The RNA shown here (small-subunit ribosomal RNA) has 1519 nucleotides and comes from a metagenome.
RNA sequence: AGAGUUUGAUCCUGGCUCAGAGCGAACGCUGGCGGCGUGCUUAACACAUGCAAGUCGAGCGAGAAAGGGGACUUCGGUCCCUGAGUAAAGCGGCGAACGGGUGAGUAUCACGUGGAUAACGUACCCUUCGGUCCGGGAUAACACUUCGAAAGAGGUGCUAAUACCGGAUACGUUCCGGCCUCCUCGGAGGUCCGGAGGAAAGGUGGCCUCUCCUUGGAAGCUACCGUCGAGGGAUCGGUCCGCGGCCCAUCAGCUUGUUGGCGGGGUAACGGCCCACCAAGGCUUUGACGGGUAGCUGGUCUGAGAGGACGAUCAGCCACACUGGAACUGAGACACGGUCCAGACUCCUACGGGAGGCAGCAGUGGGAAUAUUGCGCAAUGGGGGAAACCCUGACGCAGCGACGCCGCGUGGGCGAUGAAGGCCUUCGGGUCGUAAAGCCCUGUCGGGAGGGACGAACCAAUCGAGGAGUAAUCCCCUCGUGCGGUGACGGUACCUCCUAAGGAAGCGCCGGCUAACUCCGUGCCAGCAGCCGCGGUAAUACGGAGGGCGCAAGCGUUGCUCGGAAUUACUGGGCGUAAAGGGCGUGUAGGCGGCUAGGUGUGUCGGAUGUGAAAGCCCUCGGCUCAACCGAGGAAGCGCAUCCGAAACUGCUUAGCUAGAGGUCGGUAGAGGGUAGGGGAAUUCCCGGUGUAGAGGUGAAAUUCGUAGAUAUCGGGAGGAACACCCGUGGCGAAGGCGCCUACCUGGGCCGCGCCUGACGCUGAGACGCGAAAGCGUGGGGAGCAAACAGGAUUAGAUACCCUGGUAGUCCACGCCGUAAACGAUGGGUGCUAGGUGUUGCGGGUAACCACUCCUGCAGUGCCGAAGUUAAGGCAUUAAGCACCCCGCCUGGGGAGUACGGCCGCAAGGCUAAAACUCAAAGGAAUUGACGGGGGCCCGCACAAGCGGUGGAGCAUGUGGUUCAAUUCGACGCAACGCGAAGAACCUUACCUGGGUUUGACAUCCCGAGAACCUGCCUGAAAGGGCGGGGUGCCCCUUUUGGGGAAUUCGGAGACAGGUGCUGCAUGGCUGUCGUCAGCUCGUGUCGUGAGAUGUUGGGUUAAGUCCCGCAACGAGCGCAACCCCUGUCCUUAGUUGCCAUCAUUUAGUUGGGCACUCUAGGGAGACUGCCGGUGUCAAGCCGGAGGAAGGUGGGGAUGACGUCAAGUCCUCAUGGCCCUUAUACCCAGGGCUACACACGUGCUACAAUGGUCGGUACAAACGGUCGCAAACCCGCGAGGGGGAGCUAAUCCGAAAACGCCGGCCUCAGUUCGGAUUGGAGUCUGCAACUCGACUCCAUGAAGUCGGAAUCGCUAGUAAUCGCGCAUCAGCACGGCGCGGUGAAUACGUUCCCGGGCCUUGUACACACCGCCCGUCACACCACGAAAGCUUGCUGCUCCGGAAGUCAGUGUGCCAACCCGCAAGGGACGCAGCUGCCCAAGGAGUGGCCGGUGAUUGGGGUGAAGUCGGAACAAGGUA
Repeated sequence: AGAGUUUGAUCCUGGCUCAGAGCGAACGCUGGCGGCGUGCUUAACACAUGCAAGUCGAGCGAGAAAGGGGACUUCGGUCCCUGAGUAAAGCGGCGAACGGGUGAGUAUCACGUGGAUAACGUACCCUUCGGUCCGGGAUAACACUUCGAAAGAGGUGCUAAUACCGGAUACGUUCCGGCCUCCUCGGAGGUCCGGAGGAAAGGUGGCCUCUCCUUGGAAGCUACCGUCGAGGGAUCGGUCCGCGGCCCAUCAGCUUGUUGGCGGGGUAACGGCCCACCAAGGCUUUGACGGGUAGCUGGUCUGAGAGGACGAUCAGCCACACUGGAACUGAGACACGGUCCAGACUCCUACGGGAGGCAGCAGUGGGAAUAUUGCGCAAUGGGGGAAACCCUGACGCAGCGACGCCGCGUGGGCGAUGAAGGCCUUCGGGUCGUAAAGCCCUGUCGGGAGGGACGAACCAAUCGAGGAGUAAUCCCCUCGUGCGGUGACGGUACCUCCUAAGGAAGCGCCGGCUAACUCCGUGCCAGCAGCCGCGGUAAUACGGAGGGCGCAAGCGUUGCUCGGAAUUACUGGGCGUAAAGGGCGUGUAGGCGGCUAGGUGUGUCGGAUGUGAAAGCCCUCGGCUCAACCGAGGAAGCGCAUCCGAAACUGCUUAGCUAGAGGUCGGUAGAGGGUAGGGGAAUUCCCGGUGUAGAGGUGAAAUUCGUAGAUAUCGGGAGGAACACCCGUGGCGAAGGCGCCUACCUGGGCCGCGCCUGACGCUGAGACGCGAAAGCGUGGGGAGCAAACAGGAUUAGAUACCCUGGUAGUCCACGCCGUAAACGAUGGGUGCUAGGUGUUGCGGGUAACCACUCCUGCAGUGCCGAAGUUAAGGCAUUAAGCACCCCGCCUGGGGAGUACGGCCGCAAGGCUAAAACUCAAAGGAAUUGACGGGGGCCCGCACAAGCGGUGGAGCAUGUGGUUCAAUUCGACGCAACGCGAAGAACCUUACCUGGGUUUGACAUCCCGAGAACCUGCCUGAAAGGGCGGGGUGCCCCUUUUGGGGAAUUCGGAGACAGGUGCUGCAUGGCUGUCGUCAGCUCGUGUCGUGAGAUGUUGGGUUAAGUCCCGCAACGAGCGCAACCCCUGUCCUUAGUUGCCAUCAUUUAGUUGGGCACUCUAGGGAGACUGCCGGUGUCAAGCCGGAGGAAGGUGGGGAUGACGUCAAGUCCUCAUGGCCCUUAUACCCAGGGCUACACACGUGCUACAAUGGUCGGUACAAACGGUCGCAAACCCGCGAGGGGGAGCUAAUCCGAAAACGCCGGCCUCAGUUCGGAUUGGAGUCUGCAACUCGACUCCAUGAAGUCGGAAUCGCUAGUAAUCGCGCAUCAGCACGGCGCGGUGAAUACGUUCCCGGGCCUUGUACACACCGCCCGUCACACCACGAAAGCUUGCUGCUCCGGAAGUCAGUGUGCCAACCCGCAAGGGACGCAGCUGCCCAAGGAGUGGCCGGUGAUUGGGGUGAAGUCGGAACAAGGUA
């Protein structure tokens, strides 16, 4: 720091996704050790049990028991001492308001920050001053007793205090009055002068100088602790204020104690906090009110930062303590472990009543999930106490959890036969892999044994010193000394020894992003997937394995946050076409604002001070072996406040200026707006005339009109609407929009000269106004046009396009609506930044009078272009350039401009405006193609012109289909179908049935035997099986016997053979096709961000990207052409088997002779637009001509660019993979490929007279022949048979060429046409013609009389027609491949059909139009809206209600302290009770809001192969 993903490719826009970091986590797999942290995020849900706040006997009264000892005893027990002034309980004091938990509530002065309090409080603590006097009456405990199940309550009686009460005193203090000072004018302070009110408590230790009892005590003194009044301090708190920090405007208005005042009440204290009265205010777009969400902060995570998200642990503040309400006590509470009431819930109950509150620590249920019902007060801290000490689930520790961070280990070195084994393999090997084994070491952790802490200071006996105090010592205080005592963790950390490589590695991933590849299995299945996407038989993407990559006691997954995302853009984005400029204006608030000078000091800048807690982050140093962690110091904390200073800019203010803006004067153009009046042309209608059969309309028609007189035409009239030409990227207006003429009313602009005002300006959220068409309301009007509607056509349909009609409407008045592709898809304003050229309006100058013309200024409106800009196309002084100011708007596509809500509207509807769900894109511009019922140019038997066919018949042949045991397989538009088949009776043969074989019919290797080879018999359909006979060669060794070897045969074992089995979509090769079309590319350069373009386009020309010219291109390659072959002319060479002009000869080139000619086959010549004329751009070329056998490629062939069709072929061959292996291999016999209701293709023969038939007769080319062609001759009607000359072939043979020509017959008919079919008889080939050959003869004699729609070939030696040959082949040819004979017609032309080439245009296509794609319907699923209603929760208002409680009133009942009184008693104070205000729960009624649910209903989304059409994309066929 980026990457993947829209496309065929590109650039841009834009979303989605990934890589990073983090977490109080959870889940899966796995798990050795330690340190430090951390651990209910859910149900503020409910809780069993234990513990979490007590303490003080030095405040007070009272005071056990068990146990132990003793005495007595009736042996039941009693008493004494001890236990012990202890326990427990009580009165009283202090604490319990801290500490600990939680985050429900709270959008609030709750929090943060800075201030204020002259508007306040503060127990304990420190300090200062002054006190602590005299009295009194009660009451718990206790005892007795009553009620109750219990909890508990009551009565009577006794008693103490640092409990309570009265009185005295008053340095302060409080209040009232006087005076003085200061001040922020509210007040504060002082002075004492006067008056009034108001206190207290004692305890413990020590001492005996004075007094009294008198070992010693009491009073007293003294010390300490307490206590009272008051001042100060410290600490902590209350209250007030400025500023700061969430979302929704689909919450826009809220408020009656509301806002203020006066008076009062209340509080520690200001205050409407509360009350009475008075006034009518207060808050709000700088967001009130309402709704939702949320504890706030230091900080934490992320980030380069700015920012974003979060607010666990730790720390500060707040709030809460089952829910709601309330007060009491107190310094402090409206009180977590207090009280009262109400409610819900749980528990106990004797049913009468009671008890309870873990959001303290443990623990239980619940939950995806979060720990032990642990130890200890040793340390730190807290409460009480004089202290010892007690209490302390605060805290310190331990336990559990890989939850996180950090550290360590699972060993180290050597070790190649690169072991075994696994996996892969091209079978050679590679890899796991120095890995293992083996050898040599080490000793962390673990285990065992031993030693063993720091954390401990404090407390405190004793002693010493000092101090206060006293009459003096002691007590007491401080410092020192220090016997002794104190550790939960823990026998832990740590150290030493022993042990032994011994106990300790997993998880994820390996298609791209992203690091890591092979095999097998699977076969769109099973599955994977973060995005793109993998899987349909060779999957690096699924599953397994081997190997590899990454991290490691962890690794992955899920969830969440930030980042990447400049994807909300302050830093740091945009709005002509990608999402995005409001339809336009006027203008409010607001924002912004010209020049000069002065003042001020708001912003701004500088300095200082205070604050910004600690912790954290950062830096330095230090402590645990390191680190994590911890300690110390520093820095930072960008903020706030106060003070001082600066004065450029900004603000404010004062004074001025004229360049902005405005005014005045004079001109001026204009479809600017409104009202009234007027005009002519045309359409239609009405009347009349002329006139007659049609008119009208269309692609063609029809509906329609017309003999009742239309259309046409003339005259007259009526009515409504609109204003031709002029008219122009001309004018005007803010936009919508505005077009005949005249008048009136009226807005704005522009130009010119001076003068005036003096910043008066720009923009503009809301608001207000204007606003095309259509539409709505009321009333008019209505000629033409014309939704709806009707009819006619078209069509498969045609609710359309076309036609005939036709109503709203279009017009007017008034009122609504308020939208639009309201577009320049471009908001307004100002300034700046090359030009050129039109045009409109006004002005200036110049010129000879006149300026439309020449020069020039201003304003408007166009075009082209520089710089610049842009993703590009483009924009470019009329910016989309460079800047500033203000407003509006955008943030992926769909859902959706929809739902709901609100506002507006008569309605239609408009404005505002979501979400669920769903997709991995949707888009913009440009590029290359392809395509178009787009355009231009041009080719081709493409059409046209012509000739002959096919499609109809019969037959042949191939195919489909059907059938069959099998009818083997392949080929399927052109480009499958007389194709693979250039030869299926057996064979072929791959198929079927049956019979057989299993190392195989064939190859290599091994063993045994036999030479090879020849041959007989039996069985069988054959293959095969069985039984024999003959026979011994060649080479080497050895004396012989014998052994070995090569070819070959048989038998045997196994490696292997074999497969026309599958995959042509795994392939090679070969082939078809576009297409013999003229194209396809490259290098360098140039242009473009890029795909790409240029070149190759353009102007000509050509059969041709053929050539020429031009040109940012210059060259080149594959194609084209040429080079090759055949053919056409000539020459030459050579003449046998060919030829014969001359000579001779013959039946015959037969022979002699000859090689001139023909011919044969070698070589060569010839044609090149070379020549002439014209034309053309001085070109290429074209046209004409000459010459020539041939003329513009002479004719034909061979030759097929880059590529396309996953075209064809695994059955020619080759080949990967898969499959079969007594069978999917091999052998054999028979059958099938030859089937037959049908359908199609390709052909043959015909339908006849241009013919048929009979007879006669002439002329080819090419080819074949020894396993062959076969002559003559003979036989047969014939096929053929016999025969065998000749020929290895320019020699012989096939071989007759046929159409033709000559002559005869047939005479238009199903025929003397046609020959199918069938019967009979034969021939030939072959082992064999039944299935299933060809041919011959005789007989038979079908369909068919020229072929519907449609369709094919051919442009010259062609079509047509005629025959001949060859390959295959035993035989079989209407097919195929060749050969020659006879030998036409037509082409105006390129509009149309088909195919193709080039340029251009449009495109939503790129699998490329056989494309893409829309909507209804049907089916399935999903989310949402509406809905009679039903229902949860929250909440407003009204009324009822009224617990507890404060306050107020009352207080007849009760009443110790004080007063009066001798007493009784009375009074006072107080209490209960009662009443009232307020008020929680609750109840009733009526509204509002958020949800849930709901028969039914509405649209929406999604879903490989459903239906109907065909709306859009090419002029998409009606733009």
Its mean pLDDT, the model's own confidence on a scale to 100, is 86.